The part of an RNA shown here (small-subunit ribosomal RNA, central domain) has 332 nucleotides and comes from an uncultured bacterium. The prediction has a mean pLDDT of 86.
Context: one part of a larger RNA
Formats: sequence, structure tokens, C1' cells
RNA sequence: GUCCAGGUGGUUUAUUAAGUCAAGAGUGAAAACUCCAGGCUCAACUUGGAGACUGCUCUACGAAACUGGUAGACUUGAGUGCAAGAGAGGGAAGUGGAAUUCCUAGUGUAGCGGUGAAAUGCGUAGAUAUUAGGAGGAACACCAGUGGCGAAGGCGACUUCCUGGCUUGUAACUGACACUGAGGCGCGAAAGCGUGGGGAUCAAACAGGAUUAGAUACCCUGGUAGUCCACGCCGUAAACGAUGAGUGCUAGGUGUCGGGGGUCAAAGUUCGGUGCCGAAGUUAACACAUUAAGCAUUCCACCUGGGGAGUACGUACGCAAGUAUGAAACUC
Repeated sequence: GUCCAGGUGGUUUAUUAAGUCAAGAGUGAAAACUCCAGGCUCAACUUGGAGACUGCUCUACGAAACUGGUAGACUUGAGUGCAAGAGAGGGAAGUGGAAUUCCUAGUGUAGCGGUGAAAUGCGUAGAUAUUAGGAGGAACACCAGUGGCGAAGGCGACUUCCUGGCUUGUAACUGACACUGAGGCGCGAAAGCGUGGGGAUCAAACAGGAUUAGAUACCCUGGUAGUCCACGCCGUAAACGAUGAGUGCUAGGUGUCGGGGGUCAAAGUUCGGUGCCGAAGUUAACACAUUAAGCAUUCCACCUGGGGAGUACGUACGCAAGUAUGAAACUC
């Protein structure tokens, strides 16, 4: 993200009477409890009476507002159609130029490189620099913007093909088809893993040079996994807005993105996003403030002192790494 079960659910008419409400009846053992009396000199204690026992069951008896059921209607929620629009949304194929590195050839000569300073390193077997040609891989300068798109992770050269979502306008169609959603299923950065490719750059590990008292580092020269591709796994992140999703209501100002409407141009204006500042209100404060952390409401998940501990054990998943679930003793 999606969705089964479950929970909740727009306006309206009729009906039903399950929930709900009223009435009556039965039961709710005794003791205890509360109140009023009585008995031990009082009290505790005890005896009697009443109440209470907030509950359950039943009724040829009722009520019908609300919730539910049944039947029907509606269009505002939701969806479809039609007409437009923006976009690094996704997948596949192809193409391009700049740059780094390497190879070959030319010119050319003693240095280059690097640093705080050096050295390791490269170079008279001709380097660095420069010119021409070639190879190969990866990333796409400027445009570029608290700009855009996506559920999130994320997405940035260009072209083509396939494809998801969103917005605006209209109001033709369906007629509550909706919201949430345990579990399930899918997606899920980087690193890591498996098999096969690829390997330019960068670069864990590693080696050397420095620094230093030491230097298993920071700095420098190298450099392998990896970084890239295909298929399969892993399933975690400060996966952050540290803010679950939906709906309704609630001052404004200002910037911007995509539309509508309108005009000579504009303005006031309208819908959807994205920022900043602020009223009421909220907040422990910081701050939030129509993109709420305000006022309400529906559903889910989660918390209950610090440490022990995201550990042990068990179970499930995984090739492994490990992940998920997840204690206690003890201690402060």
C1' cells in the first nucleotide's frame, strides 16, 4: 500500500420490535450489609422486623424517538462517463555528449604527484604536460527552484513503446456501492548473501609513508571485496514531519506549483498541492496553528520508572548474517 473477518457508517418514507424504555409477575437461600426496635448493667455480641440484593426469567399487555432488521425512494459521500492538464511516478529498448582511467602514435625533457611540512609512489625502459586515434565502465554539469511526481522506500541526459496514480471542468450515469482494518498478501534505502556477468571511478579490509609518547586513527600513496547489470534472497534504518488513516467544523496575511473563471490588461474570486508568518484555541515548555499538536468523531496500533534487555529461552522465517515475537531473577 491493498484487503478478508471485525468495528463504525449520509438523507428520507413505511413497517418490525432484536437492542432500548415503561408496567406487572416470579426468582434473587440463610448469614453478612443499612435502618428501626428488643436482650446480656453498657459495648462488642445477639434476636426480631423492614430495606437492599443494583441481577436474571416470563407476559395472547404496551411505547416507537434512537440503534438494528425488512421493503422502497433520494443525491450531497463514493465511483463511472465525457472534455482538458501537469509531472525526475514505474518498466523495457535504443541513442548522446562532457569528464576520469587505460592503450597506441606524435611533440617534448626532467621532473611529476602529494602535504601543515614531508615521505612512500610514478618518471631517462622517457613520466607529468600537450596533440591525434582507440577501448571500456559508471554517472548524467548547466537548466534546478523550502520546484514536481510517488503510499512509503525513492525518482533527474535524450528518444520510442508499455503502464499506474493525481488535478480541473462538466453534472450524463450508478445510487451509500463508504471509512478503518487484527491476521494475510505485496512493496520496502544502504549494507549484506547466492549464481552468472562486468569492473572506469571511488573504496571497507589490507600494505606502505607520515603524525604521535604510542597511532591498530584522522592526512598521504596504493589497493581487494563492494560500488554496476540479470535473476533470486535478506526485510532492517534517526525507514523522521521523531507527528497512524478517514471525515466534519474553526480569523487572517504572504510566496509559489497545476488548473478553472473573468478581463484590453488586471482585480476581487474558485479548486487542488507546497512553503513561511500569525488569531482564537492547545501545550510542561519549545512550539503547533484550515498541511493542527485546535474543537469533535470512527477504526487500528502502541505505552505504563531506570538498568538487566531488544538480552535469555522457546517458536517462526532465513543459505548465512540475522530478523520477528519477547521475559524473569537481581539491582537502583